The part of an RNA shown here (large-subunit ribosomal RNA, domain II) has 689 nucleotides and comes from a sediment metagenome. Model confidence (mean pLDDT): 85 of 100. The RNAcentral record of the full RNA draws on SILVA. It matches the Rfam family "Bacterial large subunit ribosomal RNA". Rfam links the family to the GO terms structural constituent of ribosome and ribosome.
[in-house]
Context: one part of a larger RNA
């Protein structure tokens, strides 16, 4: 891992304005106990008690009333308006392990020092080699010593190194040969050494040259059993089918925030009976959007004018290209401004439409982590697949089509069947169903098939305006002069460093006291301006369509791909494709209405019509199958039961029936009853492979 088996809402007691059903009924019912018996049972007796038939008051108490009160006043709660009670079954609750499995822990009583830590007692072990302390002896030395030399000697947590002990490094091993090892290497190796045997210390305790180490292969509190099914607001799991409806992720409170309680939203029953909703009309409340500046503030320019600052003045005062309140003009801004002020929404009344709804009471829930998108806002950075509100929608709990792929965006809500039709979004060259459709334009960038400020004689359309056959624009030929080198400045300043003037004047077709290059300054080149040649358009500005640049990312590129000059873009048109949408045909089921039949009069079963039938948590309904009990020692069964394994067939499903083979002795269906009643999932448990 697979296969098989086992594996989770049970049982008891009590409760309930709960549901169904049965008995009795203004009553209902017995408990303990007792008697009988065919004896875990059943029958009878048993009224103590409980609930109901009357309430009110704290109570005494009174009573269809009573309490408060002085009250015959008023008010509160009652009566007037009566149905209960006891079984059985079901829903729910409480108490119990209470749907099942799961702690880390806590406490008690015991068992452990054959591992290991320390200690006690008594034994054992340490090849070989080296060094050579003290002491001693001899010689030297001294007054005597000290001291020196040689020898002897054999000390040491001394040295080297086996056994032995250790475990520093490294490789291997890592489902190992081994739940700690092996190889190589290394440390200690007469010592605080190693080791045998016997013994001591025990769990909040021991022992510890101290690492929270060790105390029998996991010790910040051992192990075993017990309390114990500890508790788990947490995680996981929770077993057959079909039918109807169908949520929530919000509010308040919470030692509360991933848990609860109540409300909200769902479901079922009963009641009410149109009370809901929509549209229209009428009547309302309101201060948002917008707008405005009348208030409160903000804020710009100008004017006017107190005051302040600066300057002048001895002072009075004067003055001011400074600051500036108030006021005036112009133009603005505001969530916490408003002289104004919508659209929606909300409330009420009426009419119409609809029958989907609403409301009350009662039983059962689940939900209280939400999310994306559009719109209105707050926070943030007018960031976030961000966060917090409001409002709508979808996902959640929604499949189908389309977007290559893709919870939410687009189209559209799947009861079932069909080798029928029509459409939506989106598409119609090939992959790939359908137009290589039609008409008119645009684009040349493969733009299409990502992006900004900004940039550009890209190109199409529109508008305004200048010049132009009295010849424009471009090109070419020619001129572009004189006073004068204008004045100033300057070393110089001659059109062209700078300053001033600039309508200077003259000649002329025209020519600036000069547009740029250039020179030290001149010179030189050129422009404006003019004539000629040529002969038809040529400039400027604004606006708009489609393009261009701006444009850098990590494995090989790309629009889904191929490819495309349309098969791109814009406008218009026709046809077609395209979904579980709509239609057609057939069928199922639920609800309502109408209508038959049967009867134990409110059920069963037909027909017709209308409408519904996506669905998680969850509510409600109807069934299938398993084991056992009764009927029942039944029907059936060796001419073959149950079981096993195939095949065929029936039913909407759970499932049923028939039959072949196997098997070799049991054993239904129906009608009732009772449950150890249904498993792909719990890193489930056990077994097999």
């Nucleotide at each position: 891992a697979c296969c098989g088996g086992c594996g989770a809402g049970u049982u008891a007691u009590u409760c309930u304005a709960c549901u169904g059903u049965c008995g009795c009924c203004a009553g209902g019912u017995u408990a303990a106990g007792c008697c009988g018996u065919u004896c875990a049972g059943c029958g009878g007796c048993g009224a103590a008690g409980c609930c109901g038939u009357a309430g009110c008051g704290a109570a005494a108490g009174c009573g269809a009333g009573u309490c408060c009160g002085a009250a015959u006043a008023g008010g509160g709660c009652g009566a007037c308006u009566u149905a209960g009670u006891g079984g059985c079954a079901g829903g729910g609750a409480a108490u119990a392990g209470a749907c099942c499995c799961g702690a880390a822990a806590c406490c008690g009583a015991g068992u452990g020092a054959g591992c290991u830590a320390u200690c006690c007692a008594u034994g054992a072990g340490c090849a070989g080699g080296u060094u050579g302390a003290a002491g001693c002896g001899a010689g030297g030395g001294u007054g005597a010593a000290a001291c020196c030399u040689c020898g002897u000697g054999g000390a040491g947590g001394a040295c080297c190194g086996a056994a032995c002990c250790a475990g520093g490094g490294u490789a291997c091993g890592u489902u190992g040969a081994a739940a700690a090892g092996u190889g190589c290497u290394u440390g200690g190796a007469u010592g605080a050494c190693u080791u045998g045997u016997g013994g001591a210390u025990a769990g909040g305790g021991g022992u510890g040259a101290a690492a929270g180490g060790c105390c029998a292969a996991c010790c910040a509190a051992a192990c075993u059993c017990g309390g114990c099914u500890a508790u788990a607001g947490c995680u996981g799991g929770u077993u057959c089918u079909c039918c109807c409806c169908g949520a929530a992720a919000u509010a308040g409170c919470u030692u509360u925030a991933g848990g609860g309680c109540u409300a909200g939203c769902c479901u079922c029953g009963c009641a009410u009976c149109g009370a809901c909703c929509g549209u229209c009309g009428c009547g309302g409340a309101g201060g948002u959007a917008g707008a405005g500046c009348a208030c409160u503030g903000a804020a710009u320019g100008g004017g006017c004018u107190a005051a302040g600052g600066g300057g002048c003045g001895c002072a009075a005062g004067c003055u001011u290209a400074c600051u500036a309140a108030a006021c005036c003009c112009a133009a603005u801004c505001a969530a916490a401004c408003u002289c104004c002020g919508a659209a929606u929404g909300c409330c009420g009344c009426g009419a119409c439409g609809c029958a989907a709804u609403g409301u009350g009471c009662g039983g059962g829930a689940g939900u209280u982590a939400g999310g994306g998108c559009g719109c209105g806002g707050g926070g943030g950075a007018u960031a976030a697949g961000c966060u917090c509100c409001g409002u709508g929608u979808c996902c959640a709990a929604a499949a189908g089509g389309a977007a290559a792929a893709g919870a939410a965006a687009c189209c559209g809500g799947a009861c079932c069947g069909c080798c029928a039709g029509c459409u939506a979004a989106g598409g119609u060259c090939c992959c790939u169903a359908a137009a290589u459709a039609u008409a008119u334009g645009c684009u040349a960038a493969g733009u299409g098939a990502u992006a900004a400020a900004g940039g550009a004689u890209g190109u199409g359309g529109g508008a305004u305006u200048g010049c132009a056959c009295a010849a424009a624009c471009a090109a070419c030929c020619a001129g572009g002069a004189g006073g004068u080198u204008g004045g100033c400045u300057u070393a110089g300043a001659g059109g062209c460093a700078g300053c001033c003037a600039u309508c200077c004047c003259u000649u002329g077709a025209a020519a600036g006291a000069g547009u740029g290059c250039g020179u030290a300054a001149u010179a030189g080149c050129u422009c404006a301006c003019u004539g000629g040649u040529c002969g038809a358009g040529u400039g400027a500005u604004c606006u708009u369509g489609c393009g261009c640049c701006g444009a850098a990312a990590a494995u090989g590129a790309u629009c889904g791909g191929g490819a495309c000059u349309a098969a791109g873009c814009a406008u218009a048109u026709u046809a077609c494709c395209g979904a579980a949408g709509c239609u057609g045909c057939g069928g199922g089921u639920c609800a309502g209405a109408c209508u038959g039949u049967g009867c134990u009069u409110g059920c069963a079963u037909g027909g017709u019509c209308u409408g519904g039938c996506g669905g998680u948590a969850g509510g409600g309904g109807a069934g299938c199958g398993u084991u056992c009990u009764g009927u029942a020692g039944u029907a059936g069964g060796a001419u073959g039961a149950a079981g096993g394994u195939g095949u065929g067939u029936u039913g909407a499903a759970a499932a049923g029936c028939a039959u072949g083979c196997u098997g070799g002795a049991c054993g239904a269906g129906g009608c009732a009853g009772a449950a150890g009643u249904g498993a792909u999932u719990a890193u489930g448990c056990c077994g097999g492979u």